[in-house]
Molecule: c-di-AMP riboswitch aptamer (ydaO/yuaA leader)
Organism: Planctomycetota bacterium
RNA sequence: CCAAUCACGUCGCCGAAUCCCGGUCGGACCGGGAACGGGGGAACCACUCACCCGGGGCGUAUCGCGGCCAGCCGCGUAGGGCACUCUUCGCCCGAGCCCGUCAGCUAACCUCGUAGGCGUGAAGAGGCGACUC
Numbered sequence: 001c002c003a004a005u006c007a008c009g010u011c012g013c014c015g016a017a018u019c020c021c022g023g024u025c026g027g028a029c030c031g032g033g034a035a036c037g038g039g040g041g042a043a044c045c046a047c048u049c050a051c052c053c054g055g056g057g058c059g060u061a062u063c064g065c066g067g068c069c070a071g072c073c074g075c076g077u078a079g080g081g082c083a084c085u086c087u088u089c090g091c092c093c094g095a096g097c098c099c100g101u102c103a104g105c106u107a108a109c110c111u112c113g114u115a116g117g118c119g120u121g122a123a124g125a126g127g128c129g130a131c132u133c
Stems, first nucleotide, its partner, number of pairs: 011119004018034006035114006045104001054102001055099004063076005079093004084126006
C1' cells in the first nucleotide's frame, strides 16, 4: 500500500414486511393500534357438467428448444431489478414455497402476514432529500 474477514454506526438495495403503545429493570417474548400487503366472500356478469390427466394461491420468476433427458444441465424468452423520475448504454434475476379435491368476479363481512437475504454501474435532463455547522 492492497485484499479478505469480524464488530459497531450511518446511509441504502430486493421485498408488503415498517412505526407506535402496553406487559418486562431491560431483552427475548406476548398483547393492542396505525400503516402496508395477501386470501376467502353476494347480486349482476362470466364460466359450464361428469369422467378425470384434478384444481387453486403467494411471487417478476412464465413459456419454448435442445442435451448424456425422473432428477439435472445448456441456450433463449414473457416478466422483473440495479439509491426520485425519464432517456441511452451496461450488469443481474428469470427462483422457491403453500393449500389439499376446494375457492371466477364480488359490496357488506370474515381472515392472515409484517419475514428473510444483501451492499449500490455510468452519462444526460428534471427534481427531491440527508448529514454537519